[in-house]
Context: one part of a larger RNA
């Protein structure tokens, strides 16, 4: 290795794009390297294993066969897997035709709401809480009407509804720009599938350098609770949140479920196309989100054509708790840490 795992017991890499590397669709011809027979030479002797035989057995010794499952070289087969010529269109892209969409990114604009600043009404409390209190107002506060100016988010539509490889995407309008369905069947004729490494993208929070700063709000100041209250409640508030430009690269980064491709019953909703027809609501399709369910799989709990079902293929990962994602190296990074990662010691 024969032979096991990977929603939830330990395990699917955070996504993708891809090199090397495995694996690959139909037909025809040839090749004979893999792969199958057969001959030949080797496969040392001792050990095996079978017999036969010597030592009183018997372990020990000896003889005779076999076996040594392999190398080599040879002929021969050509189904199947390689190779090479040739061909095909279903696989994969590719044109022509429509369509949805918060996919991207820049640039410009809107309206509530808020703060805050000016002017007016007005005249004693607002504010906040379980109750308070700090706070805050006759140097006129809250409220209320006018105006001005700022950041930031974009309600209602809004939906187990849409887009995206994830992270993620949500006022409007124009520019640029990616992807994805259908319907066609133009054109290419296997060009695919996966990917160690590598690269690229990755919420928040954090860093660096210059803006910005309206809420909000770590840290921190003060009232309150409490036995205490380094909390929860309140009242302020500063990093931070926001922006360009660069780092960091992590997270319950989750469907706790890698990618592809193929088969295996149904019913029902929703979204987006294409077709029939009695023309607006059924019917038949293809594509995409859910529910429920059959076989089936599962320890159950559930899953169940979106499989966790039944095969390939081709990557990642586990291997008893703790110690420990620690030590150590090594590498990345300004840092903070990141990514690779023991052990001895215990249970």
């Nucleotide at each position: 290795c024969u032979g096991g795992g990977c929603u939830u017991a330990a395990a699917g890499g955070g996504u993708g794009c891809g090199u090397a590397g495995g694996c690959g669709g139909c037909c025809u011809g040839u090749u004979a390297a893999g792969u199958a027979g057969g001959g030949u030479g080797u496969g040392a002797a001792a050990u095996u294993u079978g017999u036969c035989g010597g030592c009183u057995c018997a372990a020990c010794c000896g003889g005779c066969a076999a076996a040594c499952u392999g190398c080599a070289u040879u002929c021969u087969a050509a189904a199947c897997u390689g190779g090479c010529a040739g061909g095909c269109u279903u696989g994969a892209g590719u044109g022509a035709g429509u369509c949805a969409g918060g996919g991207g990114u820049g640039u410009g604009c809107g309206g509530a709401a808020c703060u805050u600043c000016c002017g007016g009404u007005g005249g004693a409390g607002c504010g906040g809480u379980g109750a308070a209190a700090u706070g805050u107002g006759u140097u006129g506060a809250u409220a209320u009407c006018g105006g001005a100016a700022g950041g930031a988010a974009c309600g209602c539509c809004g939906g187990u509804g849409g887009c995206g490889a994830a992270a993620g995407c949500g006022a409007c309008a124009c520019g640029c720009u990616g992807g994805g369905g259908c319907c066609u069947g133009u054109c290419u004729g296997a060009c695919g599938c996966u990917g160690a490494g590598g690269c690229a993208c990755g919420a928040a929070a954090g860093c660096c350098a210059g803006g910005g700063u309206a809420g909000c709000g770590a840290a921190c100041g003060g009232g309150a609770u409490u036995a205490g209250a380094u909390a929860c409640c309140c009242u302020g508030g500063u990093a931070g949140u926001c922006c360009c430009a660069g780092c960091u690269g992590u997270a319950a980064a989750c469907g706790a479920u890698g990618a592809g491709c193929a088969c295996u019953a149904g019913g029902u909703u929703g979204g987006g196309g294409g077709g029939g027809c009695u023309a607006g609501u059924u019917c038949c399709u293809c594509c995409c989100a859910g529910c429920c369910g059959u076989a089936g799989c599962g320890a159950a709990a559930g899953c169940g054509u979106u499989a966790a079902g039944u095969g390939c293929u081709c990557c990642g990962c586990c291997u008893g708790g703790g110690g420990a994602g620690u030590a150590u190296g090594g590498u990345c990074g300004c840092a903070a840490g990141g990514c690779u990662g023991a052990a001895a010691c215990u249970c």
Molecule: small-subunit ribosomal RNA, central domain
Organism: uncultured prokaryote